[in-house]
RNA sequence: GGUAGAGGUUGCGGAAAACAUGAGUACCCUGUUUGAGCUUGGACGGAGCGUUGAUGACAGAAAAAAGGGAAUUUCGCCGAAAGAUUUAAAAGUGUCAGAUUUAAAUCUUGGGCAUAUGAAAAAUAUUCAUAUGACUGACAUCAGUUUUAAAAAUUGAUGUAGCGCUAUC
Repeated sequence: GGUAGAGGUUGCGGAAAACAUGAGUACCCUGUUUGAGCUUGGACGGAGCGUUGAUGACAGAAAAAAGGGAAUUUCGCCGAAAGAUUUAAAAGUGUCAGAUUUAAAUCUUGGGCAUAUGAAAAAUAUUCAUAUGACUGACAUCAGUUUUAAAAAUUGAUGUAGCGCUAUC
């Protein structure tokens, strides 16, 4: 350097259909009331609507969707993948900013769980980040057990990080 593997039965990620939530909520219509603004989630500009009633509130009638979601099926895998920053492109846009998608570079994280804080979200579901805690897998060092001895296995303590670890050529 090549090849093949392991950690976990809650390993990581993608897709599909159904289901629940979203929600009897938004939007539209009617009535009562209010009475001058409204069309944005940010700013500027422009155009349009509005006392023949904007907007807000209440009631009635009718009535959604998206994102996210636990389980199932299926696909790809073991830096699997996730996050932060920067750059470029796409989409969108009247302009700018922000947000979204893709790619590259740098940095962080072995893995899942629980708790706390913060952000997103309709949400007490869930996701992400940080910190703490025990658990778990690998390697190294030290001590012990097993053994005639060694190797190997195993127990405990400490430490380390995936460009790692094991097997093989």
The RNA shown here (Lysine riboswitch aptamer) has 169 nucleotides and comes from uncultured Fusobacterium sp. NCBI's taxonomy places the organism under Bacteria, Fusobacteriati, Fusobacteriia, Fusobacteriales, Fusobacterium. It matches the Rfam family "Lysine riboswitch aptamer". Rfam describes the family as follows. Riboswitches are metabolite binding domains within certain messenger RNAs that serve as precision sensors for their corresponding targets. The RNAcentral record of the sequence draws on MGnify.